Model confidence (mean pLDDT): 84 of 100. This is a predicted structure of a 1484-nucleotide RNA (small-subunit ribosomal RNA) from an uncultured prokaryote. RNAcentral holds the sequence, with entries from ENA.
RNA sequence: AACCUGAGAGUUUGAUCCUGGCUCAGAACGAACGCUGGCGGCAUGCCUAACACAUGCAAGUCGAACGGCUCUUCGGAGGACUGGCGCACGGGUGAGUAACGCGUGGGUAUCUACCCCGGGGUGGGGAAUAACCGCUGGAAACGGCGGCUAAUACCGCAUACGCCCUGAGAGGGAAAGCUUUAUGCGCCCUGGGGUGUCCCGCGUCUGAUUAGCUUGUUGGUGUGGUAACGGCGCACCAAGGCGACGAUCGGUAGCUGGUCUGAGAGGAUGAUCAGCCACACUGGGACUGAGACACGGCCCAGACUCCUACGGGAGGCAGCAGUGGGGAAUAUUGGACAAUGGGCGAAAGCCUGAUCCAGCAAUGCCGCGUGAGUGAAGAAGGCCUUAGGGUUGUAAAACUCUUUCGCCGGUGAAGAUGAUGACUGUAGCCGGUAAAGAAGCCCCGGCUAACUCCGUGCCAGCAGCCGCGGUAAUACGGAGGGGGCUAGCGUUGUUCGGAAUUACUGGGCGUAAAGCGCGCGUAGGCGGUUUGCAUAGUUAGGCGUGAAAGGCCUGGGCUCAACCCGGGAACUGCGUUUAAUACUUGCAAGCUAGAGUUCGGGAGAGGGUAGUGGAAUUUCCAGUGUAGAGGUGAAAUUCGUAGAUAUUGGAAAGAACACCAGUGGCGAAGGCGACUACCUGGACCGAUACUGACGCUGAGGUGCGAAAGCGUGGGGAGCAAACAGGAUUAGAUACCCUGGUAGUCCACGCCGUAAACGAUGAAUGCCAGACGUCGGGGGGCUUGUCACGCGGUGUCGCCGCUAACGCAUUAAGCACUCCGCCUGGGGAGUACGGCCGCAAGGUUAAAACUCAUAGGAAUUGACGGGGGCCCGCACAAGCGGUGGAGCAUGUGGUUUAAUUCGAAGCAACGCGCAGAACCUUACCAGCCCUUGACAUGGAAAGUCUGGAUAUUGGAGACAGUAUCCUUCAGUUCGGCUGGCUUUCACACAGGUGCUGCAUGGCUGUCGUCAGCUCGUGUCGUGAGAUGUUAAGUUAAGUCCCGCAACGAGCGCAACCCCUAUCCUUAGUUACCAGCGGUUCGGCCGGGGACUCUAGGGAAACUGCCGGUGAUAAGCCGGAGGAAGGCGGGGAUGACGUCAAGUCCUCAUGGCCCUUAUGGGCUGGGCUACACACGUGCUACAAUGGCGGCGACAGCGGGAUGCAAAGGGGCGACCCGGAGCUAAUCCCCAAAAGCCGUCUCAGUUCGGAUUGCACUCUGCAACUCGAGUGCAUGAAGUUGGAAUCGCUAGUAAUCGCGGAUCAGCAUGCCGCGGUGAAUACGUUCCCGGGCCUUGUACACACCGCCCGUCACACCAUGGGAGUUGGUUUUACCCGAAGCCGGUGCGCUAACCGCAAGGAGGCAGCCGUCCACGGUAAGGUCAGCGACUGGGGUGAAGUCGUAACAAGGUAGCCGUAGGGGAACCUGCGGCUGGAUCACCUCCUUU
Repeated sequence: AACCUGAGAGUUUGAUCCUGGCUCAGAACGAACGCUGGCGGCAUGCCUAACACAUGCAAGUCGAACGGCUCUUCGGAGGACUGGCGCACGGGUGAGUAACGCGUGGGUAUCUACCCCGGGGUGGGGAAUAACCGCUGGAAACGGCGGCUAAUACCGCAUACGCCCUGAGAGGGAAAGCUUUAUGCGCCCUGGGGUGUCCCGCGUCUGAUUAGCUUGUUGGUGUGGUAACGGCGCACCAAGGCGACGAUCGGUAGCUGGUCUGAGAGGAUGAUCAGCCACACUGGGACUGAGACACGGCCCAGACUCCUACGGGAGGCAGCAGUGGGGAAUAUUGGACAAUGGGCGAAAGCCUGAUCCAGCAAUGCCGCGUGAGUGAAGAAGGCCUUAGGGUUGUAAAACUCUUUCGCCGGUGAAGAUGAUGACUGUAGCCGGUAAAGAAGCCCCGGCUAACUCCGUGCCAGCAGCCGCGGUAAUACGGAGGGGGCUAGCGUUGUUCGGAAUUACUGGGCGUAAAGCGCGCGUAGGCGGUUUGCAUAGUUAGGCGUGAAAGGCCUGGGCUCAACCCGGGAACUGCGUUUAAUACUUGCAAGCUAGAGUUCGGGAGAGGGUAGUGGAAUUUCCAGUGUAGAGGUGAAAUUCGUAGAUAUUGGAAAGAACACCAGUGGCGAAGGCGACUACCUGGACCGAUACUGACGCUGAGGUGCGAAAGCGUGGGGAGCAAACAGGAUUAGAUACCCUGGUAGUCCACGCCGUAAACGAUGAAUGCCAGACGUCGGGGGGCUUGUCACGCGGUGUCGCCGCUAACGCAUUAAGCACUCCGCCUGGGGAGUACGGCCGCAAGGUUAAAACUCAUAGGAAUUGACGGGGGCCCGCACAAGCGGUGGAGCAUGUGGUUUAAUUCGAAGCAACGCGCAGAACCUUACCAGCCCUUGACAUGGAAAGUCUGGAUAUUGGAGACAGUAUCCUUCAGUUCGGCUGGCUUUCACACAGGUGCUGCAUGGCUGUCGUCAGCUCGUGUCGUGAGAUGUUAAGUUAAGUCCCGCAACGAGCGCAACCCCUAUCCUUAGUUACCAGCGGUUCGGCCGGGGACUCUAGGGAAACUGCCGGUGAUAAGCCGGAGGAAGGCGGGGAUGACGUCAAGUCCUCAUGGCCCUUAUGGGCUGGGCUACACACGUGCUACAAUGGCGGCGACAGCGGGAUGCAAAGGGGCGACCCGGAGCUAAUCCCCAAAAGCCGUCUCAGUUCGGAUUGCACUCUGCAACUCGAGUGCAUGAAGUUGGAAUCGCUAGUAAUCGCGGAUCAGCAUGCCGCGGUGAAUACGUUCCCGGGCCUUGUACACACCGCCCGUCACACCAUGGGAGUUGGUUUUACCCGAAGCCGGUGCGCUAACCGCAAGGAGGCAGCCGUCCACGGUAAGGUCAGCGACUGGGGUGAAGUCGUAACAAGGUAGCCGUAGGGGAACCUGCGGCUGGAUCACCUCCUUU
């Protein structure tokens, strides 16, 4: 000193807390597999077929017990036999065994060879027999007969201290010799030690879906047997014995010291080593012996193998090696007895696969090495890259150094006390050798240490769990890099741990899994108070035991360590003894606080039986009375002129008891409700006396137990499963309606279940209160109240508890006692078996398989065929449209060589397109080009420009010719630089190719809706909440007020623009009041007043008054004002949503094409046309058409342009060209209007379509432009269901301008003219905001989700039977063998003179009995036509059951019905939303 040291993580959700499972990180292994492999030490090595075994070895020894034989060097040696001892040890294995088998502690009635320590003895005789010899059988194994012989072999006799027996005297029982002569080795009797046998207490797996087992069974007596006790055996007698503290039966298993794990308690395990047991091919049996029922002995039976001359024989590796087989898998047919130990021997010695060594195997533990130092140009190469660099990396190379291990050579122990060494020339030591021979494996998404590139593209694959992979994968595969461990590293399997996830230490049960439906009560458990005794439990000490090894501590030995050795502590246990007596217990005696009894009261739907009553319903009879009644969302079925319904009177019958009535009462629960009587249970209050712990709980047991259901017999008014009909519906086996049978009722008997709920077992004690209510009691006084106490029943609430919700003296708080129950979801409360039941079914109650969750509470959203409040042209009230027609335009579809592409509910569809004849153009056909139409860079050559016209070939691109005009820029003046063209080779260009789900940017939408958030604080375990909710108010989260909140940000509003009024400044191209002129036109002079233009300012703020409101915010009304409560309009779009739209505007990652998916050109197409839809235009006409007249705008545009005047043409238009860079000129005519006419028609409406002839633009109007004139004159007479816009200068209506544009406008963007109607209101539809509620939704209701059916796969139940294992009973057979009987055959020792006897042997008989057989069961397993349900499976069918009031609230039990989810009846529950009413409270 032998002490202390206990980690968590991932995964259910949008997020949270909890419950709960699954999974991981650790350690370990007799392991195996994959990749890899240098050395040594120490260990370990068939876990499977207790499967079968070739071959060799594993037990012999003694001549100092004996005779004979052989050999001999004459000393002796050898083998066989007789005899002795040993072979029962050592070694192997774990099949069996759930047992006194093992462990531990005890007990005694018993044996014990060899050994040790004691006591005593060892005398005298006898008869055989093997070997050997002879004969003989057999293939062999092995014998047979006759004859000879010895002993420490065998047998009597004698003796007996102690020994045994006993009737206490008698009686009985031994021995062996040998020799080398020694203190020799033996022999016999006997006591003890030590070893063994036997017995007992306690401990020792699992199943109750095994509950009863047992006849030698339990005990006794006697007898036998044994070494010995004992039913161990037998005879008789008795009827016992075991069992819920688990007998019997089934399954599994050798037990222990220990080993592994764990903080421990435990859990798992029982290789190696050690103790015990069992077994030895399978089963049975005995013999010998001190010891066996005997691994390398015997006999028998069976299976198998071998030999054989077919007559018979032989064999047993679970000894060591080894072989085959099995298996994922486990070694050499080695050396030696040198050591340790064993057998025999006096000894030498012999034997020893025990053992000691060696060999094989990374199987494990431990140790060592594969080098060390210096070394930056940070080499090369690899990889990555933002192209700069980074990293591999001091790593390498290079230089210097060392030599462990290995290899080579030499030397050389200890293990051996004197000799003897298998290992072995081993360990060690010395010398030499050269960095020389020696590194891999796994991992890198999180858990979990470690990251990038490429490839792949839900493929290939990975995966322990969560999960990765569908074109940018740190998760697959490769590479680089990194991390971890290292001669190993990973994987798989198994165990413990983490897991407090079986909870003794150390869990729970209101809602997560879990309180029996409720009583009574047995066993059991627990139990008030005082005293005494006892000391069983308990506590303390002593003693004995707890083997050794192992583990721990401390020393020591191998260089260290592993390993080994010494000593200690420990072994938490058991036994025994002593002491203590508080507590528990036992016994005894008391006590009264628990419990009970007695007396007196009152309350009550407590129970049972009998009787009585009224209201109502229905039916029947009669009267009145007439056409309907009834029923519904609306209807119909139904009833009614044969008189219903309605109404009046009467009668009958059954069932239920309005009001009272109440979170009132009673009962254990189920449950109980008119009244009366009788019988009866319990509780409560008050009071006295008595009993004296009589109590609590309660496994089994037993009783009660709603509704439905069952049986028998009644009863039957209403209601009402089933059923029928009518509706509804896509269907409607439903919801609704009309009918209606079981049933509902009674009696008796079953059933035994419910959301049988407070989802809360019973009992006791303790721990703040407040307010109700029911039943008793007593007290005070102000006499209607106040305070008190007991028992019930409620609401709120503190401490405390709870995951939260919530509970809270009626606990879910704090404690104690007893019972029941739970251990992930599904499969399943199911199957099988048992019990119960008439049945329905109940109760008890699994497994295979499958999933990673299932679940509770609360949070934020979203949603609701939930609620409240509010808003919006949302509805309503109005006006006008669309949907019908023709046409225009877009889309779908179809067609096509192509009809390019995109947009897809609102929020795609007159959208991208503010304008497709070519171009555009992206599409198609054909023809061409390939460094390219375009950019940058190199080389060479050329030109050192650009363009126009004509022309040839061609469809054109393109290729060529001719003519003409012009002759690039800079310049330091240098043929210097640049530019251009052509050619060449590459880098590259190019792509309207793909991905808007890789992106930027931009945009749409909710929505100009009023919202969206943050900081700090506070509350909550937390997600979160509060603020932001409430009362008012607003267009508004606008403002006010209140408030655990106080502030702030993005939004709202305001600031900006236009417009409405005024002022001011400035007046040209605008204006013209006054003045002048005039060609009469603001035309001119002039003016600066006005209009107007465009700069600046003013003005409006609920500022003022009244009312209202909380005196606030605000609202209503009024005044003034151009305008009044945001004056009107615009711009402005919070956090976010839709993977919304766009890769074809642009930009851009990645991918793809590269003589083509790029580029050029001609022609075609985007313009197609059976059809469908959207958006528009024009109409259908008289508020109109036509003709005539001819007034008044505004926004705008105009130099490749707008174009006037004038002229021509019916017209489009043409000619013409003034003016105009535009407040100057032009477009420019405004149109609706007014007047006339037409008179309701397919028209003088309408204009499509078509013909002819033209105009314009353009290179060109065929496909395919617009316009004009003449002619033609279609549909259409106001539009079904449905649907759109608009709230005022708006709708409607009328025209005008512009962008695009050569040309083309019904579209789009603007402008002005004329100019309404209506809004009661918010019930409803749609959208939105706030609050609240429910939720099984969170991809958020376009959500979730149920069941049948169909298909595939998987496991499983039933199943006629069939195959096998195991077991029981009855019977048959009955080997070997012990035992018993017999023994006339045989027989040496003893007795006897002999005959003979005693004794023994063979043989025979019998009991028992293994194997085997027959029959009938029990039980387990395999297969099984067919069949039942169950589970699983990206996109099957039918419906819609559940979640929201889920559209009929849901669920539980039961019964019936139905394709299915389900529906309906009866009773129950709230784990139902919402509104109203009743009741209650407050106020009046």
Its Rfam family is "Bacterial small subunit ribosomal RNA". Gene Ontology terms of the family: ribosome and structural constituent of ribosome.